[in-house]
RNAcentral holds the full RNA, with entries from Greengenes. Predicted 3D model of a 546-nucleotide part of an RNA (small-subunit ribosomal RNA, 5' domain) from an uncultured Gemmatimonadota bacterium. Its mean pLDDT, the model's own confidence on a scale to 100, is 81.
Context: one part of a larger RNA
RNA sequence: GGACGAACGCUGGCGGCGUGCCUAACACAUGCAAGUCGAACGAGGGCCCAGAGCUUGCUCUGGUGACUCGAGUGGCGAACGGGUGAGUAACACGUGACCAACCUAUCCUAGGGCGGGGGACAACCCGGAGAAAUCUGGGCUAAUACCGCAUGAUGUUGUUCCUUCGCAUGUUGGAACAAUCAAAGAGGGCCUCUGCUUGCAAGCUUUUGCCCAGGGAGGGGGUCGCGACGUAUCAGUUUGUUGGUGGGGUAAUGGCCUACCAAGACUACGACGCGUAGCGGAUCUGAGAGGAUGAUCCGUCACAUUGGGACUGAGAUACGGCCCAGACUCCUACGGGAGGCAGCAGUGGGGAAUAUUGCGCAAUGGACGAAAGUCUGACGCAGCGACGCCGCGUGUGGGAGGAAGCCUUUCGGGGUGUAAACCACUGUCAGGGGGGAAGAAAACUGCCGGUUCGAACAGGUCCGGCAAUUGACGGUACCCCCAGAGGAAGCACCGGCUAACUCCGUGCCAGCAGCCGCGGUAAGACGGAGGGUGCAAGCGUUGUUC
Numbered sequence: 001g002g003a004c005g006a007a008c009g010c011u012g013g014c015g016g017c018g019u020g021c022c023u024a025a026c027a028c029a030u031g032c033a034a035g036u037c038g039a040a041c042g043a044g045g046g047c048c049c050a051g052a053g054c055u056u057g058c059u060c061u062g063g064u065g066a067c068u069c070g071a072g073u074g075g076c077g078a079a080c081g082g083g084u085g086a087g088u089a090a091c092a093c094g095u096g097a098c099c100a101a102c103c104u105a106u107c108c109u110a111g112g113g114c115g116g117g118g119g120a121c122a123a124c125c126c127g128g129a130g131a132a133a134u135c136u137g138g139g140c141u142a143a144u145a146c147c148g149c150a151u152g153a154u155g156u157u158g159u160u161c162c163u164u165c166g167c168a169u170g171u172u173g174g175a176a177c178a179a180u181c182a183a184a185g186a187g188g189g190c191c192u193c194u195g196c197u198u199g200c201a202a203g204c205u206u207u208u209g210c211c212c213a214g215g216g217a218g219g220g221g222g223u224c225g226c227g228a229c230g231u232a233u234c235a236g237u238u239u240g241u242u243g244g245u246g247g248g249g250u251a252a253u254g255g256c257c258u259a260c261c262a263a264g265a266c267u268a269c270g271a272c273g274c275g276u277a278g279c280g281g282a283u284c285u286g287a288g289a290g291g292a293u294g295a296u297c298c299g300u301c302a303c304a305u306u307g308g309g310a311c312u313g314a315g316a317u318a319c320g321g322c323c324c325a326g327a328c329u330c331c332u333a334c335g336g337g338a339g340g341c342a343g344c345a346g347u348g349g350g351g352a353a354u355a356u357u358g359c360g361c362a363a364u365g366g367a368c369g370a371a372a373g374u375c376u377g378a379c380g381c382a383g384c385g386a387c388g389c390c391g392c393g394u395g396u397g398g399g400a401g402g403a404a405g406c407c408u409u410u411c412g413g414g415g416u417g418u419a420a421a422c423c424a425c426u427g428u429c430a431g432g433g434g435g436g437a438a439g440a441a442a443a444c445u446g447c448c449g450g451u452u453c454g455a456a457c458a459g460g461u462c463c464g465g466c467a468a469u470u471g472a473c474g475g476u477a478c479c480c481c482c483a484g485a486g487g488a489a490g491c492a493c494c495g496g497c498u499a500a501c502u503c504c505g506u507g508c509c510a511g512c513a514g515c516c517g518c519g520g521u522a523a524g525a526c527g528g529a530g531g532g533u534g535c536a537a538g539c540g541u542u543g544u545u546c
Base pairs, nucleotide, nucleotide: 001546002545003544004543006542007541008540009539010538013392014391015390016389017388018387019385020384021350026348027347028346030345031344032343035076036075037074040073041072044069045068046067047065048063049062050061051060052059053058054057083303084302085301093227094226095225096224097223098222099221102220103219104218107216108215109214111212112211113210114209115149117147118146124139125138126137127136128135129134155180156179157178158177159176160175161174162173165170185208186207187206188205189204190203229275230274231273236266237265238264241263242262243261244260245259246258247257248256278300279299280298281297282293283292284291285290305326306325307324308323309322328339329338330337331336356382358381359380360379364378365376366375367374368373395425396424397423398422405416406415407414408413429487431482432481433480434479435478439473445467446466447465448464449463450462452460453459490535491534492533493532494531495516496515497514501530502529503528504527505526511518512517
C1' cells in the first nucleotide's frame, strides 16, 4: 500500500447493485416451507332439474352436469428444490482413464401386444377398549389396487454347435432345443338397428393410458493412475490382515461375507498414531514464483436431536417417512402418549457482531394434471443495516472600504479571507402536483383458414392468423410542472518517518506514543484555541491476511 461476511468511536443527504450468526451442529413458542390427479375407483355432502308429500319451506324419491367439496382406495411426486459444515486426511475432492463387472422411473425413437377369469380390503354400517394418541371384532363394496389362467419373441436362463475379437476367465454375431416372465383401462363424438322417456349395449372413430423387449439422451453405481495439511518429542503397523480355491451376497467386480489353504501385506518416497480440516472452480495479495483464504455464486461430498436398523421404491444421508435405544421438552384421567427450524420468518441464549413472525406466484424453474388449474418461504420482489463497491449532491458567477468577530503581533501590522455580507443566476437530489412504463408472451377461450384420422357435412389431433385476458413489485422507474440556496459535512492528523505551526494552560504532574521518543517553567510531541494538511458521506481505531 491492498483486501475484509468485519467490529468499535465520532459523524451522516440521496440513489443503483451487491451483501448480512464467522460464536452455541445450543434450545426452540407460533405460522408457513410437498403436494397433486374426479379423464383410475366406490360411497357420500352441496348446487341444479323433475315428481310426490305437505306444516310453503322442509322431507322423500329419481335424474342431471367432463359441476362442486372434505376424507378414503389407487397413481405420480415426495431421493428434486432449500439448509448446515458437525464429522471426514478419505478414491471425500480435483483431474485423467476404465467397467470383457453394472443399474436406470420419467423423456425421445422405432417395433410387437392388451384374451379370459377370480378373491379381497379401506371408505361405509354395527359393536368394543381408551382421558387422549389410537387400537380392535363382525358385515358390505369398486378400480388403472391385488391374484391365478391363456398367449408371448429380437427378452431371461440352461445345453449344444458355428463365428469375430482378446494374453486370458471370456467376448461379438448367429442357429437349434428346452424352461420361464406380461398387460388396464378411462374420457369425448357418431351412423344403423332393437327395446325405449332421457339413455344403455354391440359397432366405428378419436384422445389418453397399460404390458414386453431394442436403441438413445440424461442420471446414477463401481475400479485405477496422478495431485493435495502439520507432527518422528508417533517407528514399527496389520489377523479378514495379504493372496488363492469353493460357496454366498449384490444391479455389478471385489475379504463385501463365509469355509478351507498359504503366510503374507504396508512402512524413513513416513506406514501406524496424534492434532487440525469439508474439497474444488475460485477469492485476496504479489512483477512473478509464491503465500493466505474457501463468506456470497457454481460443482461436489457429508450430515439432519445422539446412536443403530431396515422397509418402500427406478432411485434413500430418506431434514419436514418408519422401528428400536439414549438425552431433552411437552400432554396425561398416571395406564400411556406427542415432538425434533443445520427450510423461511421469528424467540431465548452465547457473542465485539449479523435483518421482516412482510408481499406475490405476475416472471423463471419445479411437482401433479389431458387441460383449466392447484401447490411451491425455490424464486421474484419489498423492508432493515454507510456492511461493501459505484454514482450524485450539499450550489454557480461577481463581490475589498480586505467589515465585524476571533487568533496573533516587534503594536506598524499580519492571518482567517472572496471567505462572509451584498448583487446576479442555476435548479441535480430531497419536497409538492400531474402523467406514467418495459418486464407479458403464452396457455385457455372465441372466430377464421389449413392439415390429418375418419364412411361421415359428427367429432377429434396438429399448424397458422386475428381478437380478448393475465403485474407481487407499484402509481415504482422514467417524464413534465411548481417553489426556492432554501433541507444536506464531517473525521483524523500537523516533532521525524509524513503533507501540515503558532499562542495559552500544565510543569517528569496530567498526559501522549506505530517506532525513535515527548513532559522536571519559554513543550511546533500533553490539553485548549486560532491557523494549516489529508481524505470526504464518510473519517479514524482495532483485528486478520498478502